Predicted 3D model of a 265-nucleotide part of an RNA (large-subunit ribosomal RNA, domain VI) from an activated sludge metagenome.
Context: one part of a larger RNA
RNA sequence: CGCAGGAUAUUUGAGAGGGUUCACUCUUAGUACGAGAGGAUCAGAGUGACUGGACCUCCAGUGUACCUGUUAUCACACCAGUGAUACGCGCAGGGUAGCUGUGUCCUAAGGAAUAAGCACUGAAAGCAUCUAAGUGCGAAGUCUCCCUCAAGAUUAGAUAUCCCACUCCAAUAAGGAGGUAAGAUCACUGGUAGACUACCAGUUUGAUAGGCUGGAGCUGUAAGAGCUGAGAGGCUUUAAGGUGACCAGUACUAAUAGAUCGAGG
Numbered sequence: 001c002g003c004a005g006g007a008u009a010u011u012u013g014a015g016a017g018g019g020u021u022c023a024c025u026c027u028u029a030g031u032a033c034g035a036g037a038g039g040a041u042c043a044g045a046g047u048g049a050c051u052g053g054a055c056c057u058c059c060a061g062u063g064u065a066c067c068u069g070u071u072a073u074c075a076c077a078c079c080a081g082u083g084a085u086a087c088g089c090g091c092a093g094g095g096u097a098g099c100u101g102u103g104u105c106c107u108a109a110g111g112a113a114u115a116a117g118c119a120c121u122g123a124a125a126g127c128a129u130c131u132a133a134g135u136g137c138g139a140a141g142u143c144u145c146c147c148u149c150a151a152g153a154u155u156a157g158a159u160a161u162c163c164c165a166c167u168c169c170a171a172u173a174a175g176g177a178g179g180u181a182a183g184a185u186c187a188c189u190g191g192u193a194g195a196c197u198a199c200c201a202g203u204u205u206g207a208u209a210g211g212c213u214g215g216a217g218c219u220g221u222a223a224g225a226g227c228u229g230a231g232a233g234g235c236u237u238u239a240a241g242g243u244g245a246c247c248a249g250u251a252c253u254a255a256u257a258g259a260u261c262g263a264g265g
């Protein structure tokens, strides 16, 4: 820009893409077959591998400042208690969210028309013949089934709902301009989204982010005080104190003020 008014939702599916893979074990059966050695078709049941996709409940990794321990030096006058530097975590032990795999789940069965092929009925040709008329079976292949996208599918689809009212120029109309409606965008707070854009959740009629409160999870029993020991230290208060991302609650802070676009044959 188009889809002959302007919008918001929900959809149909022409079409496109992906997947549809492979192995082993058991039963049938040590059967058919075979002198023996050996050893099945068909059918049924189960286990796994690869690839792809999704996810973080479990297992595992990371988790650059979440907790703890600890060395050297320095600072806060000193003790105690803290802080700083030693990597762009000093070192070490753990670890939430998130992100990951080595972890978990899925990757099935079927249907239709067929190929080679196998057949039924059956003449031409009193027989025979799968074929000439007619009918059937038959493949990892074809079309479906499964997953994703999809009406620019210009053949531009469908359904539901919302707005339907003015002014000016021109005037037979078509047309042009302006301010609006439903609605949308900018702006602002953000993330389940993300290079940007887009998408999504919100903007006081508010839980969108931060803060605060409570909780989960993590770390592992803070400081101070008391008791005890010659002392290093230990015990009690104390499953304590601390805590980034997680789950809730709560307007304390910030989502202000506003601007723009946008309707008939």
Stems, first nucleotide, its partner, number of pairs: 001152001005163007015149004021049007033038001052106004059101004066094005071086006110144003117137004164264001166178004183261004187203005208254003211250005217243003224237005